[in-house]
RNA sequence: GAUCCUGUGGCGCAAUGGUAGCGUGUCUGACUCCAGAUCAGAAGGUUAUGUGUACAAGUCACAUCAGGAUCA
Numbered sequence: 001g002a003u004c005c006u007g008u009g010g011c012g013c014a015a016u017g018g019u020a021g022c023g024u025g026u027c028u029g030a031c032u033c034c035a036g037a038u039c040a041g042a043a044g045g046u047u048a049u050g051u052g053u054a055c056a057a058g059u060c061a062c063a064u065c066a067g068g069a070u071c072a
Base pairs, nucleotide, nucleotide: 001071002070003069004068005067006066007065010024011023012022013021018055026042027041028040029039030038048064049063050062051061052060
């Protein structure tokens, strides 16, 4: 330098163009002498950034940024 892949709560991942969820973690409560385990509840996402297409975009298109792979 070229091509391709990935980017979503703290972390790991889902989600046919049609209400963004799961596990884990965090916080609160119950239980317990205390803690752990268990149970109940809650908080936590400008879906990397920008523009576009569409009635509707995490999803499609383009550009940029970051990371990775292959080739040179």